[in-house]
């Protein structure tokens, strides 16, 4: 660094997803060592039990034991008390706190500081108790009352006392200002010993100062919502108190009414803050665990006391919850300190050693404490090192997996030979850390060293469709499943599960959770707002901010340059050293601030001054305009009304009908009322800031532009809020109401018709006034300047040339339009009226839905309007432009496509073929064109595949391999049986190099299978289509997909061919070349025909036709029309073969090959019989035919392709006839066979009738093929003689030797259900104005929201399910504060009956002191009402999503009513 994902494909927007590194993690599967680290993120939830703060006998008096001693005593030791000193550190922890708590930089002239450390002075004399400890007494116990006795460094006067404190003078720098410092003066205040034989040593008091530490003030920095905008009564401020170390409304009494706030006050939410730590180039985003600083808490809330320091984790007291003891009377606790339990939780360790060492507390000291703290102990939680071997080894070993069966891979991998010894064990020796001597070591017999044994004790785990590195096979079959994003999985899944093999990593590996990254995707670096890409406010006028013309000098905020303070430690970087290496750890150096400060510079911004006119305003002359308001008027037209004139209809419509009208419409004509809008002028005109403004005329009134350069002298731009305008509709109120015309009501249309359409029609439209304030308020383009090619209109104005004048012409300002150049943009398109280049302010976007929504708020008479979310859901939603494909879109052209014909089909009976049904079966396939007389060019058995039944297993058929066989193979009579197959007399073989092979026959392998997939294929084929398209190379043109070439004029059957032409050429089609018929020339000829080597004929060749001549028309070109010469033939003569890229997962596994699945005494394989032939019915393709242009008799004329030896059959003869019977010819230009065709044509006969039409059914009888005609053949006679009189809707085929008619032949095949199907000839038309319309094609073009492509897409309701949310009668909880009453502890006052050792006093007594009572405060409790957040709730309301529901069709092609 980027990729994946929207489309058919592209560009571009814009979302999601992914590799990357991280973590105090978890889980899941595995786990070998070591070293540094880390470990309750949740319930600041509750704790058992231990342990975590003492300690000092060198302050003190007493106990106790122990040891000496008789004994006072004396030592030593214990534990308790008085006393000191720590307990205020050290440990936790994150609740609370959005604040001077914290960073930082400063202030303290407003302050405090025990223990150390320096300087100084000093310790003099005296009192009184209290514990302990005895006595008594109370309690279950915590405990505690009395009565004695007593020491002190404990406690109290008193002397001394300074530079201390207090008071009052002096004088008094710095400073905004004063209180410091300093001088005098006066008053007030202090002490304690202890140890030692001493020396001395350790305490004590006063006062100064220094180090550290601490308290307070300050600037200046860092969260979220404005759907929190107004907030405060101790509130600001002042005087005076009191009160603290200490300033201060800190607190109180009085005065004043201030003070904060959009630069976001106040509320609400959230959260300890910095070092830093992850991530990132970086800016920045996230975070604040371990380690450090700092606050803040200690069960929840108030309190104070002690004390240098606390509003005190392990003190005290008061209340609350809790938990425990209890003898019911009381009483104890507080792990958020190390372990540790319970609970919570996806989750986090031992109830360990040790004071060796650092370090703290007491102590003179020795020492003693110390879950600081050093160690070990679990834990792959992380980070970092090492190992599970190392060399040789190919029969590429055996296994496993694949496989085209050849092999291929695991694979040097292993076995196996050689070596090491880390790690592992086992022995052996053994530290540092311990300081100036010795001793002293929890960790520890530990790291380490050495030797011994042995390859020995040690690999997993994800992944392998794309993104991403690695692929087979089997299981499974939209099933189980998988998935981070596209997405897999409906019988051949690289995507699921297994298994092999590959890939990454490696004691790990992977999943989930969070950050940050790619994301320039919030964009300071570094985005964009014309095209509903998400966005320009509907439009003006503006305060505040924001920004700002030319000169000139000052000044020095910003700005730049340089110093200085500091920016703790640790991290980072760099360099270096120590641990065997790294992780770790040391040490030096630097890097980190929007920081405070001196200096210096003076360009630019700023700031204040002077000056200037070009910016902007005035003046002064000319102008144009539906520019706004008010009155006031004018005429055409629609309705109404009144009279005339006339009469049957009008009017509407695709058609129609509701309506109007004989009571007189409509038509006309004259006369009246009313209201609303203002024909032509009119224009891409004009005016307006938008909305919008249009008849004339008056009055009032706004803006504008030219032209002059007369006057001010930056007066500017821009504008969050605000305020004013703002179309239609709509709302109040009062009018007014022609004409239109929502609702409404009719009539049509429709399947329906709530609608288009047609008749009516109320509000409304229209006037005053007053609201509402929205729109596609659009150029979908804020305003305001400056620059940057031109060309061509139109509108106002000046100037110039011209002219008598006007016009044109030049030029110029301002306006409003086209087309262009440069540039711009995704594209499209903008371009001096920018969407280019710039610059200044505003205003808006940040994926789609959900949502122009709900909840508050504000506006509103309502309707609503502004402002504006979440949950939840999807990957995507979207612009622009290709290419297509499609349009009830346009042009343009073609086709038996339609129109013009001719003959059919659809009705009739019959053939076949389908569906359906029906059966044991009634095998299978084919399904709109493009399936149905199709595979079927021949189902009685057979065929055959179907179904019944018998009946065979190596098999009917190939190939191997093992073993057996000699009267073997093979043949084979009786017998049994439907047959198939069982049996078995008797017959009886061949090569051989003599082994044997070849056959059999057993066996194993295998065969078979029309079993299934045609949506796994080959191949074949149908259609579109015999359409005229469909591509390439280079070029050019676009960011691209693509375009161009192919598109245009013209021509053509044709992308045919010419012209043009940014294209030029080329391919595969089209055409020619190939085959036939038609003339013609040559050559050859049998068996053919006339009759002879010459015609026809037959075979072969070869020429002949190209619009080539000629007139015309057309661009002199293609060409093309018409006539004409020639010619057998004309304008691609006719007719075949011949089917471009492609399309329908279009047909076929049942022709034929095949992958893969399925079966193997069957789904193979023989056999007999039945079915495929079924029949109430439907479709389809056909035959015959309904008759006189026939029908039936006689009579006569002319054909061509073909076909034969298991065959064609011929003379001749028999039978009415099918045939027989016969056997000559023929492997065929010979012979069947002169192939005698039929319609034709001639003569008769029938006379319109269900017939002498029609021939279907049925009876007999016969013929012929076959093993066999029953199911289920064909053919002859003779009898029968059905339906049918010409075919509804609709629908086929044909444009010429074509249709119709009309016979012949041929494959198939013993025969034939052939009317079929290919094919040959005979007879032979009609019509084609024309392309408007069906149907299908081709070309431009043109819209699309389609692309599986219009048989598309796609909207809503309604129904089911899921899910999240708003509203709801209310129910309930959390949280705030406030009123009102109650108030505990204590502090502060105050009170004074009660108690009372020092001190004053002879002494009553006093001062003081306890206690005690009152009051102020006030934690909590209680009532009451409220604000804000939450849970829930009948019912409700819309939302979202779910394969196939209902209903209609609203969008997208004019989408059918744009």
């Nucleotide at each position: 660094a980027g990729a994946g994902u929207u489309u058919g494909a592209u560009c571009c927007u814009g979302g999601c997803u992914c590799a990357g590194g991280a973590u105090g993690a978890a889980c899941g599967c595995u786990g070998g060592c070591g070293g540094c680290g880390u470990g309750c993120c949740u319930a600041a939830u509750a704790c058992a039990u231990g342990c975590a703060a003492g300690u000092c006998g060198a302050a003190c008096g007493g106990g106790g034991u122990g040891c000496a001693g008789c004994a006072a005593u004396g030592u030593a030791c214990c534990a308790a008390g008085u006393g000191g000193c720590g307990a205020u550190c050290g440990g936790g922890u994150g609740c609370g706190u959005a604040a001077c708590a914290c960073g930082u930089a400063g202030c303290u002239g407003a302050c405090c500081u025990a223990c150390c450390u320096c300087u100084u002075g000093g310790c003099g004399g005296g009192g009184g108790a209290c514990a302990a400890c005895a006595g008594g007494c109370c309690g279950a116990a915590a405990g505690g009352c009395u009565u004695g006795c007593u020491a002190a460094u404990a406690c109290c006067g008193c002397a001394u006392g300074a530079u201390u404190u207090c008071g009052g003078g002096g004088g008094g720098a710095c400073c905004a200002g004063a209180u410091a410092g300093u001088c005098c003066c006066g008053a007030a205040g202090a002490a304690a010993c202890g140890c030692g034989a001493a020396a001395g040593c350790g305490g004590c008091c006063g006062a100064g100062a220094g180090a550290g530490g601490g308290g307070g003030c300050u600037g200046c920095g860092g969260c979220c919502c404005a759907u929190c905008a107004g907030g405060u009564a101790g509130u600001u401020g002042g005087u005076g108190a009191g009160g603290u170390a200490a300033c201060g409304g800190c607190u109180c009494a009085c005065c004043a009414a201030g003070c904060c706030g959009a630069c976001g006050a106040c509320g609400g939410g959230u959260a300890g803050g910095g070092g830093g730590c992850c991530u990132g180039a970086g800016a920045g985003g996230g975070u604040g665990a371990c380690c450090c600083c700092c606050c803040a808490c200690a069960c929840u809330g108030g309190g104070a006391c002690u004390g240098a320091c606390a509003g005190a984790c392990g003190g005290c007291c008061c209340a609350g919850a809790c938990u425990c003891c209890u003898a019911c009377g009381g009483g104890a606790g507080g792990c958020a300190g190390c372990a540790g339990u319970a609970a919570g939780g996806g989750a986090u360790a031992u109830u360990g050693g040790g004071c060796a060492a650092u370090g703290g507390g007491c102590g003179a000291a020795a020492g003693c404490c110390u879950g600081a703290c050093c160690c070990a102990g679990c834990a792959a939680c992380g980070c970092c090192g090492c190992g599970u071997g190392g060399a040789g080894g190919a029969u590429g070993a055996c296994g496993g997996c694949c496989u085209u069966c050849g092999g291929g891979u695991u694979g040097u991998a292993a076995a196996c030979u050689c070596c090491u010894u880390u790690u592992g064990u086992c022995g052996g020796g053994g530290a540092c850390g311990a300081g100036a001597c010795a001793a002293g070591g929890a960790c520890g017999g530990u790291a380490c060293c050495c030797g011994g044994c042995g390859a020995a004790u040690a690999a997993g785990u994800c992944a392998c469709g794309g993104c991403u590195a690695a692929c087979u096979a089997c299981g499974u079959g939209c099933c189980a499943g998988c998935a981070g994003c596209c997405g897999c999985g409906g019988u051949a899944a690289a995507a699921c599960g297994u298994a092999g093999g590959u890939g990454g990593c490696g004691a790990g590996c992977g999943u989930u959770a969070u950050c940050c990254g790619g994301a320039u995707u919030u964009a300071c670096u570094g985005g964009g707002c014309g095209u509903a890409a998400a966005a320009g406010c509907g439009u003006g006028u503006g305060c505040a901010g924001g920004c700002g013309g030319a000169c000139g000098g000052g000044c020095a905020a910003g700005u730049g340059g340089u110093g200085u303070a500091u920016g703790a430690a640790a991290g980072c970087u760099c360099c270096a050293g120590g641990c065997u290496u790294a992780a770790c750890c040391u040490g030096g150096a630097g890097a980190g601030g929007u920081u405070a400060u001196g200096c210096c510079a003076g360009a630019c911004u700023g700031c204040a001054c002077g000056u200037c006119u070009u910016g902007a305003g005035g003046c002064a002359g000319a102008g144009a305009g539906a520019g706004g308001g008010a009155c006031a008027u004018g005429g055409a037209a629609u309705u109404c009304c009144g009279g005339g004139u006339g009469u049957a209809g009008u009017g509407g419509u695709g058609a129609a009908a509701u309506g109007c009208g004989u009571a007189g419409a409509g038509a006309u004509c004259c006369g009246g009322a009313g209201g609303a809008a203002c024909u032509c002028c009119a224009g891409a005109g004009g005016c307006g800031a938008a909305g919008g403004c249009g008849g004339u005329g008056u009055c009032c009134u706004g803006g504008c532009u030219c032209u002059g350069a007369c006057c001010u002298g930056a007066c500017g731009c821009u504008c969050a809020g605000a305020c004013a305008c703002g179309a239609a509709a709509g709302c109040a109120u009062g009018g007014g109401g022609a004409g239109c015309g929502a609702a409404c009501g009719g009539g049509a249309u429709u399947a329906g018709a709530a609608a288009c359409c047609c008749c009516g029609g109320u509000a409304g439209u229209c006037c005053a006034u007053g609201c509402c304030g929205u729109a596609a308020a659009c150029g979908a383009u804020g305003c305001a300047g400056a620059c940057u090619a031109g060309g061509c209109g139109u509108c106002g104005g000046c100037g110039g040339u011209c002219u008598c004048a006007a016009c044109c012409c030049c030029g110029u300002c301002g306006g409003u339009g086209c087309c262009g150049a440069a540039g711009c943009u995704a594209a499209c398109g903008c371009g001096a009226u920018a969407a280019g280049u710039c610059u200044g302010c505003c205003g808006c976007c940040u994926g789609g839905g959900g949502a122009c929504u709900a909840c508050g708020a504000c506006c509103g008479c309502a309707a609503g309007g502004u402002u504006a979310a979440a949950a939840c859901u999807c990957a995507a939603a979207g612009g622009a432009a290709u290419u297509g494909a499609c349009g009830g879109g346009g042009g343009c052209c073609c086709g038996c496509a339609c129109a013009a014909g001719c003959a059919g089909c659809g009705g009739a009976g019959c053939g076949u073929g389908u569906g359906g049904u029906u059966u044991a079966a009634u095998u299978c396939g084919a399904g709109a064109c493009u399936a149905c007389a199709c595979g079927a060019a021949g189902a009685a058995c057979c065929u055959u595949a179907c179904c019944u039944g018998g009946g065979c297993u190596u098999g009917a058929c190939a190939u191997a391999c093992u073993g057996g066989u000699g009267g073997u193979a093979g043949g084979g009579a009786a017998g049994u049986g439907a047959a198939a197959g069982c049996g078995g007399a008797c017959c009886g073989a061949c090569c051989u190099u003599c082994g044997g092979g070849a056959g059999c026959c057993a066996g194993u392998a295998c065969a078979g299978g029309u079993g299934c997939u045609g949506c796994a294929u080959g191949g074949c084929u149908g259609u579109c289509g015999u359409c005229a398209g469909c591509u390439c190379g280079u070029g050019c043109c676009g960011u691209g997909a693509g375009g161009u070439g192919u598109u245009a004029g013209g021509u053509u059957a044709a992308g045919u061919c010419c012209u043009g032409u940014a294209a030029c050429g080329a391919g595969c089609g089209c055409a020619a070349c190939c085959c036939u018929c038609g003339g013609g020339g040559c050559c050859a000829g049998u068996u053919a025909c006339a009759c002879g080597g010459u015609g026809u004929c037959u075979g072969g060749u070869c020429c002949g036709a190209c619009u080539g001549c000629c007139c015309g028309c057309g661009a002199u070109a293609a060409g093309c029309c018409g006539g004409g010469a020639g010619g057998a033939a004309g304008g691609u003569g006719g007719g075949g073969a011949u089917g471009a890229c492609g399309u329908c997962a279009a047909g076929u596994c049942a022709g034929c090959a095949u992958g893969g699945c399925c079966u193997u005494u069957a789904u193979g394989c023989c056999c007999a019989g039945g079915g495929c032939u079924a029949c109430a019915c439907a479709c389809a393709c056909g035959c015959u035919a309904c008759a006189a242009u026939g029908g039936c008799c006689g009579g006569u004329a002319c054909a061509a392709u073909g076909g034969g030896u298991c065959g064609c059959c011929a003379a001749g003869c028999c039978g009415c006839a099918a045939g027989g019977c016969g056997g000559a010819g023929c492997c065929a230009a010979u012979c069947c066979a002169g192939a005698g065709a039929a319609a034709g044509c001639c003569g008769g006969u029938c006379u319109c009738a269900g017939u002498u039409c029609g021939g279907a059914u049925u009876g007999u009888g016969g013929g012929c093929u076959g093993c066999a005609a029953c199911c289920c053949g064909c053919c002859c006679a003779c009898a029968u003689g059905a339906a049918g009189u010409c075919g509804g809707a609709g629908u086929u085929g044909c444009u010429a030797g074509u249709a119709a008619c009309c016979g012949c032949c041929g494959g198939u095949c013993a025969g034939c259900u052939a009317u079929a199907c290919g094919g040959c000839g005979g007879u032979g038309a009609a019509u084609a104005c024309g392309u408007u319309c069906c149907c299908g094609g081709g070309c431009c073009u043109u819209g699309u929201a389609c692309a599986c492509a219009c048989c598309g897409c796609c909207c809503g309701u309604c129904a089911c399910g899921u899910c999240a949310u708003g509203g709801g009668a209310g129910c309930u909880g959390g949280u705030c504060a406030c009123g009102c009453c109650u108030g505990a502890a204590g502090c502060c006052a105050g009170c004074g009956g009660g108690c009372u050792a020092a001190c004053c006093g002879c002494a009553a007594g006093g001062a003081g002191g306890c206690a005690g009572c009152u009051g102020u405060u006030u934690a909590g409790g209680g009532c009451a009402g409220g604000g804000c957040c939450g849970g829930u709730g009948a019912c409700u309301g819309g939302g979202a999503c779910g394969a196939a529901g209902u209903c209609g069709u609203a969008a997208c092609a004019a989408g059918g009513u744009a």